[in-house]
Context: one part of a larger RNA
RNA sequence: CUGGGCGUACAGCGCGCGCAGGCGGUUUAUAGGGUUACCUAUGGAAAGACCGAGGCUCAACCUCGGAAUGCAUGGUAAUACCGGUAAACUAGAGUUUGUCAGAGGAUGGUGGAAUUUCUAAUGUAGAGAUUAAAUUCGUGGAGAUUAGAAGGAACACCGGCGGCGAAGGCGACCAUCUGGGGCAAAACUGACGCUAAAGUGCUAAAGCAUGGGGAGCGACCAGGAUUAGAGACCCUGUUAGUCCAUGCCGUAAACGAUGAGUGUUAUGUCUCCCCAAUAAAAUUGGGUGGGCAUCAGCUAACGCAAAAACACUCCGCCUGGGGAGUACGGCCGCAAGGUUGAAACUC
Repeated sequence: CUGGGCGUACAGCGCGCGCAGGCGGUUUAUAGGGUUACCUAUGGAAAGACCGAGGCUCAACCUCGGAAUGCAUGGUAAUACCGGUAAACUAGAGUUUGUCAGAGGAUGGUGGAAUUUCUAAUGUAGAGAUUAAAUUCGUGGAGAUUAGAAGGAACACCGGCGGCGAAGGCGACCAUCUGGGGCAAAACUGACGCUAAAGUGCUAAAGCAUGGGGAGCGACCAGGAUUAGAGACCCUGUUAGUCCAUGCCGUAAACGAUGAGUGUUAUGUCUCCCCAAUAAAAUUGGGUGGGCAUCAGCUAACGCAAAAACACUCCGCCUGGGGAGUACGGCCGCAAGGUUGAAACUC
């Protein structure tokens, strides 16, 4: 130094970018760092261990002599592999051109349906709610119906185990700005790549700060019911909040409970996008995606099967239950709290 694992039993960081590090395509040349082989080489204190001999009557014990091996250093040689250096290549990666799909992101504007409120009109006694009621609204004219206005939020149908995005997530329409991706045919660069501890950015909902906004919904709260009680479920109201701007927070069953990348692997079927063939369509073929079924294989089983199979590279994580994601300390935060993260004790 190490074993075995991580879909559901403990275990994949929520997701990107990325320095160091680790790993890394094809060919040739070169030196010989790693590596491999060899050596009357050097090191290795003594004791012990091993071999041989001897001394205590034996043995234990003791004394003397000898030989090492691994290992390290040095030398010599080899050059397949790894690494270095030099030169070249195009299969990885990227750039250019054309074309295509898309709720990808940001900003500004516009629209209709609906809810609510207000105004006006018609009109009269109920409306609303529930298992049933009551609280509630209504003769100061409600509810219903008609017309108009205001304001906020969300965008029916299309809509699809459809699409886009790294994840969170994204759904009316138009415009502007902008990221990524697929396909086709060539040209160009020439390994520029993969992963990624630290670091850094993004990150649903809730929450926080300041200022707006406030239709509907609605924690809290109040009331009415139910009930043995009801701090609930049900009902009537309703405040924060939900919305906008700016700044924090940094967590989720952040899930495919499945890290990223590369290569290989039998078959059927549905589907999105692009391309080619055909006058068009149907159809057939090629490619990137999204599903289902099913061989081999794997799995404790369930199941997976563009993988959870067969292999390689790099990172993260696990090591009995409770105590505990707690305490203490550090760092971060306005706070809420987050992150890192034990032990005693106990079974």